[in-house]
RNA sequence: GGGCGGGUAGCUCAGUUGGUAGAGCACAAGCUUCACACGUUUGGGGUCGCAGGUUCGAAUCCUGUCCCGCCCA
Numbered sequence: 001g002g003g004c005g006g007g008u009a010g011c012u013c014a015g016u017u018g019g020u021a022g023a024g025c026a027c028a029a030g031c032u033u034c035a036c037a038c039g040u041u042u043g044g045g046g047u048c049g050c051a052g053g054u055u056c057g058a059a060u061c062c063u064g065u066c067c068c069g070c071c072c073a
Base pairs, nucleotide, nucleotide: 001072002071003070004069005068006067007066010025011024012023013022019056027043028042029041030040031039049065050064051063052062053061
């Protein structure tokens, strides 16, 4: 330098026609306990890597760009 895959909550990851952004774990509170843990219920938490474009509407489509991994040279 070229090709492929990936970047979405604190972590690991889903997101199927372009139409309200989600799960598990973690965190906080309630219940439970003498107390803790476990369990259970509820809740907080998002620049969907970044910029631009298409569209009534973009995590999703298009272009550029940054970062990570693998392969080739």
Predicted 3D model of a 73-nucleotide RNA (transfer RNA) from a Candidatus Fermentibacteraceae bacterium. The coordinates come from a structure-prediction model, not an experiment, and the mean pLDDT is 84. The organism belongs to Candidatus Fermentibacteraceae, within Bacteria. Rfam family: tRNA. Rfam describes the family as follows. Transfer RNA (tRNA) molecules are approximately 80 nucleotides in length.